[in-house]
RNA sequence: CGGGGUGUGGCCCAGCUGGUAGGGCACUUGACUGGGGGUCAAGGGGUCGUCGGUUCGAGUCCGGCCACCCCGA
Numbered sequence: 001c002g003g004g005g006u007g008u009g010g011c012c013c014a015g016c017u018g019g020u021a022g023g024g025c026a027c028u029u030g031a032c033u034g035g036g037g038g039u040c041a042a043g044g045g046g047u048c049g050u051c052g053g054u055u056c057g058a059g060u061c062c063g064g065c066c067a068c069c070c071c072g073a
Base pairs, nucleotide, nucleotide: 001072002071003070004069005068006067007066010025011024012023013022019056027043028042029041030040031039032038049065050064051063052062053061
C1' cells in the first nucleotide's frame, strides 16, 4: 500500500426479505435457607464504532473515516 472480515447493554452473542432492539451470564430487590451457595419472582441498564446518504421508515442498504483481526505485497 492492496484485498477480505468484525464492530449491538458490564461480558458473550442473536436480530430472517428495511417496520421502531432481544437472549444467556453478570448486577439490584424480594421470597425460601441459620449463613454461604442454590432455586424462584420482579427490576434497572443499549438510541446498534463514528460522520453522512437513500427511504415514509435503517442495527439491517450505500459512501467516507476510526479500531481490531486475517491474507497478499
This is a predicted structure of a 73-nucleotide RNA (transfer RNA) from an Elusimicrobiota bacterium. Its Rfam family is "tRNA". Gene Ontology term of the family: triplet codon-amino acid adaptor activity. Its mean pLDDT, the model's own confidence on a scale to 100, is 81.